[in-house]
Molecule: transfer RNA
Organism: Candidatus Nealsonbacteria bacterium
RNA sequence: GGACGAUUAGCUCAAUGGCAGAGCGCUUGCUUCACAUGCAAGAGGCCGGAGGUUCGAUACCUCCAUCGUCCA
Numbered sequence: 001g002g003a004c005g006a007u008u009a010g011c012u013c014a015a016u017g018g019c020a021g022a023g024c025g026c027u028u029g030c031u032u033c034a035c036a037u038g039c040a041a042g043a044g045g046c047c048g049g050a051g052g053u054u055c056g057a058u059a060c061c062u063c064c065a066u067c068g069u070c071c072a
Stems, first nucleotide, its partner, number of pairs: 001071007010024004018055001026042005048064005
């Protein structure tokens, strides 16, 4: 320098263009003498950034950034 892939909650990852979710973690309550387990509830996201397409974008297109793999 070139090709491909990834970027969404604290972590690991879902989500056919139309309410942004799960598991684990965190907080609170119940249960216990206490802890753990179990049960219930809750908090936490400007979906990497900027444009474009569209009535509507996490999703499609372009560029940029970061990370990974491969080629040179």